RNA sequence: GUGCCUGUAGCUCAGUGGAUAGAGCGCUUGUCUACGGAACAAGAAGUCGGGAGUUCGAAUCUCUCCAGGCACGC
Numbered sequence: 001g002u003g004c005c006u007g008u009a010g011c012u013c014a015g016u017g018g019a020u021a022g023a024g025c026g027c028u029u030g031u032c033u034a035c036g037g038a039a040c041a042a043g044a045a046g047u048c049g050g051g052a053g054u055u056c057g058a059a060u061c062u063c064u065c066c067a068g069g070c071a072c073g074c
Stems, first nucleotide, its partner, number of pairs: 001072007010025004018056001027043005049065005
């Protein structure tokens, strides 16, 4: 340089055009306990990597840029 893949909560991931974007772990608070853990209950946390386009409607489709990975080439 060329091709392909990935980017969604603090972490690991799901969601592949339609209702308010979800799960597990973690975190916070409460109950319980002598304390902690476990258990139970509740809660917070997201410009879905940036920008533009298509569409009545985009995390999802298209273009471009950025970051990471794999393969190939010089």

Background:
A computed fold for a 74-nucleotide RNA from a Chloroflexota bacterium, annotated as transfer RNA. Rfam family: tRNA. It is annotated as a transfer RNA. The source organism's lineage runs through Bacteria, Bacillati and Chloroflexota.